[in-house]
Context: one part of a larger RNA
RNA sequence: GGAUGAACGCUAGCGGCGGGCUUAAUACAUGCAAGUCAAGGGGUAGCAAUACACCGGCGGACGGGUGCGUAACGCGUAUGCAACCUACCUUAAUCUGGGGGAUAACUCGGGGAAACUCGAGCUAAUACCGCAUAAGAAAAUAGAGUGGCAUCACUUAGUUUUUAAAGAUUUAUUGGAUUAAGAUGGGCAUGCGUAGGAUUAGAUAGUUGGCGGGGUAACGGCUCACCAAGUCUACGAUCCUUAGGGGCUCUGAGAGGAGAAUCCCCCACACUGGCACUGAGAUACGGGCCAGACUCCUACGGGAGGCAGCAGUAGGGAAUAUUGGGCAAUGGGCGAAAGCCUGACCCAGCCACGCCGCGUGCAGGAAGACGGCCCUCUGGGUUGUAAACUGCUUUUGACUGGGAAGAAAGAAGCUCAUGCGUGAGAAGUUGACGGUACCAGUCGAAUAAGCCACGGCUAACUACGUGCCAGCAGCCGCGGUAAUACGUAGGUGGCAAGCGUUAUCC
Numbered sequence: 001g002g003a004u005g006a007a008c009g010c011u012a013g014c015g016g017c018g019g020g021c022u023u024a025a026u027a028c029a030u031g032c033a034a035g036u037c038a039a040g041g042g043g044u045a046g047c048a049a050u051a052c053a054c055c056g057g058c059g060g061a062c063g064g065g066u067g068c069g070u071a072a073c074g075c076g077u078a079u080g081c082a083a084c085c086u087a088c089c090u091u092a093a094u095c096u097g098g099g100g101g102a103u104a105a106c107u108c109g110g111g112g113a114a115a116c117u118c119g120a121g122c123u124a125a126u127a128c129c130g131c132a133u134a135a136g137a138a139a140a141u142a143g144a145g146u147g148g149c150a151u152c153a154c155u156u157a158g159u160u161u162u163u164a165a166a167g168a169u170u171u172a173u174u175g176g177a178u179u180a181a182g183a184u185g186g187g188c189a190u191g192c193g194u195a196g197g198a199u200u201a202g203a204u205a206g207u208u209g210g211c212g213g214g215g216u217a218a219c220g221g222c223u224c225a226c227c228a229a230g231u232c233u234a235c236g237a238u239c240c241u242u243a244g245g246g247g248c249u250c251u252g253a254g255a256g257g258a259g260a261a262u263c264c265c266c267c268a269c270a271c272u273g274g275c276a277c278u279g280a281g282a283u284a285c286g287g288g289c290c291a292g293a294c295u296c297c298u299a300c301g302g303g304a305g306g307c308a309g310c311a312g313u314a315g316g317g318a319a320u321a322u323u324g325g326g327c328a329a330u331g332g333g334c335g336a337a338a339g340c341c342u343g344a345c346c347c348a349g350c351c352a353c354g355c356c357g358c359g360u361g362c363a364g365g366a367a368g369a370c371g372g373c374c375c376u377c378u379g380g381g382u383u384g385u386a387a388a389c390u391g392c393u394u395u396u397g398a399c400u401g402g403g404a405a406g407a408a409a410g411a412a413g414c415u416c417a418u419g420c421g422u423g424a425g426a427a428g429u430u431g432a433c434g435g436u437a438c439c440a441g442u443c444g445a446a447u448a449a450g451c452c453a454c455g456g457c458u459a460a461c462u463a464c465g466u467g468c469c470a471g472c473a474g475c476c477g478c479g480g481u482a483a484u485a486c487g488u489a490g491g492u493g494g495c496a497a498g499c500g501u502u503a504u505c506c
Stems, first nucleotide, its partner, number of pairs: 001506004006502005013358006019351002021316001026314003030311003035058003040055002043052003065269003074194008084186002089182008097131001099129002106121006137162005143156005167174002195241003202232003207229004212224003244266004248259004271292005294305004322348001324347003330344001331342004361392004371383005397443006406433001414425004450495005455476003461490005471478002
């Protein structure tokens, strides 16, 4: 000098765009943050429109938060899978036959303070379970051909075995089942890179390898029985400390050094620890079970809870915001659609926290005014064209009037093409921000300057007060009676809605 998620002191006119718990992954009152579907089904209320709970489907594995843990194939980069999975979506092919038994809601009865729960009875389905059919799917098996990267892969025809479905509405859609391929998303493996410590030198028994069984979507000590005795390490094993990684950001001519806020990608976590279930996908933040700590309710028998979602509270701290508006836009879930939900998101509020921009006037004006300060003091110098005064302008401000873009659509209806589906067109509807931005008019210099420094480094000097005192100080150092270094005043220098200080990095 540059930089910061900054803080503190003094000061403060406005706008745009960003940013805002770095500390206690401390504890949380309250509200909201994930629902949707009636075109799957049976019901209840109602004259009906409609509403409601239940069964069922899809989604609650996304989006949002945090950085505890992790020195690791976690991340980055480059490869591989002849060892793998993939709901919804797209393409192609084939099929969708015929049955059964339950159960919730509901009715009756019971238990409990509550949370809730038990028994009996009725009923439906795209809920559940058999049967049929069945392949180029899966499994087994002897053969042939082609290829390769060890195990092998692909193609082909043969035999045996196994496995499927669901309707709705009404004549065309939409669903359902199986298979092949694509797309997307993931899983696994490997090379290289990835903090400090040797005042950590040996570490390791599922440990290293093998045969076999099990398990997984899949390879594998992943797991188990048996067998062998291996495996890692001075090119730093093991242990300890610290730490999420990267794109990026800051600095620097670069090499490098430092950081890991906002935004994006990956990972890990969801009161602490463990566990599985469901599912295409979780070992699941606002699902479940168990244990623990804590808080709350209780009729003492037993129950309820998890803000590292958005606001907000207490606490901690030098320190970090509103218990706001809207789904109008973008995106997501569900739905045939209308639409519903969405603290994602879009906006507004607070804060000079940062960057950028604008303003606080402009021109003329010497009696060089008054006042202040200084001096060699009837005077001179300086403040200083500065002020007064004259003319001008109106950014900003106040008031009045007009007033957006962001909106593209999607629906119902219309026109055209079309056998339908569908496509095209015109018209029409939809704005939280917001009567905001912006534009025009009227008024009037009107509403708007501070902070730090002035011994050298380092731009800027005198007077008074003080007298090694009071004090200053980044370093050198000032102050003991003329202090340009302390305090005040005048003057000057620097930056400017900021200026200084502190902390940290280059």